[in-house]
RNA sequence: UCGACCCCGCGCGGGAGAGCUGGACCCGGAGCCACCGGGCCGGCGCCGAAGGAGCAACCUCCCCGGAAACUCUCAGGCACCCGAACCGCGCGGGUAGG
Numbered sequence: 001u002c003g004a005c006c007c008c009g010c011g012c013g014g015g016a017g018a019g020c021u022g023g024a025c026c027c028g029g030a031g032c033c034a035c036c037g038g039g040c041c042g043g044c045g046c047c048g049a050a051g052g053a054g055c056a057a058c059c060u061c062c063c064c065g066g067a068a069a070c071u072c073u074c075a076g077g078c079a080c081c082c083g084a085a086c087c088g089c090g091c092g093g094g095u096a097g098g
Stems, first nucleotide, its partner, number of pairs: 001098002006094009019044005025039005045078003051074001052072003058066002
C1' cells in the first nucleotide's frame, strides 16, 4: 500500500409454519340484547426459522473440542402487525493473504 465475502456490525429488500373451545370483563363494528373481530384468563391441541438444549454426518488417524435447516419444545409463537433462521446487495471495521 492492496486486500479477500473469512469474521463481526449496520442499512435496504425477500422471508414460512401452526387452532378449537369456555368465560366475568375490556376495546372496536354497528343498533340496547343477540351477532362479528380482537385483548385477557383457563382447558385441550398445534408450529418452529428469536434464543436454548441433544445427538450426529463432518472437521480428523486418536483424545479433547467445534458442529445442522436434523431432533426436543424450556423459552417463543398459532387473525394482522412486530419478530424471524436463512438468502441477496451496499457500507464500515478486522484478519488471512499479496
Glycine riboswitch aptamer from an uncultured bacterium, 98 nucleotides, folded computationally. The model forms 91% of the base pairs in the Rfam consensus. The sequence was found by an Rfam model in a public genome assembly. The coordinates come from a structure-prediction model, not an experiment, and the mean pLDDT is 79.